Model confidence (mean pLDDT): 77 of 100.
This is a predicted structure of a 91-nucleotide RNA (TPP riboswitch aptamer (THI element)) from Lentilactobacillus kefiri.
The model forms 95% of the base pairs in the Rfam consensus.

RNA sequence: UUUUGUGGUCUGGGGCGCUGAACACAGCUGAGAUAUACCCAUGGAACCUGAUGCAGUUAGCACUGCCGUAGGGAGACCAUUUUAGUCAAAU
Numbered sequence: 001u002u003u004u005g006u007g008g009u010c011u012g013g014g015g016c017g018c019u020g021a022a023c024a025c026a027g028c029u030g031a032g033a034u035a036u037a038c039c040c041a042u043g044g045a046a047c048c049u050g051a052u053g054c055a056g057u058u059a060g061c062a063c064u065g066c067c068g069u070a071g072g073g074a075g076a077c078c079a080u081u082u083u084a085g086u087c088a089a090a091u
Base pairs, nucleotide, nucleotide: 001084005080006079007078008077009076010075011041012040013039014038017028018027019026020025047072048071049070053066054065055064056063
């Protein structure tokens, strides 16, 4: 000088559906279904577009899968760890 993993601080990004007549409340899936909680921050599937998509399943629903090597999408610092190169000294 460079590469990698992990943790922390601050900052930022994101979603919140279906059913029970409606609200409340309750049930289903999930990390999370409006919670300063949860998840994600470029090695980016957190999340959005495609999409009133297609197949399966279900009481119903992106519930599961495909789409998806598609197109977008939000970062700085500190600590520690790790990879490689260069320079100097000693042997």
Rfam family: TPP riboswitch aptamer (THI element). From the family's description: Vitamin B(1) in its active form thiamin pyrophosphate (TPP) is an essential coenzyme that is synthesised by coupling of pyrimidine and thiazole moieties in bacteria.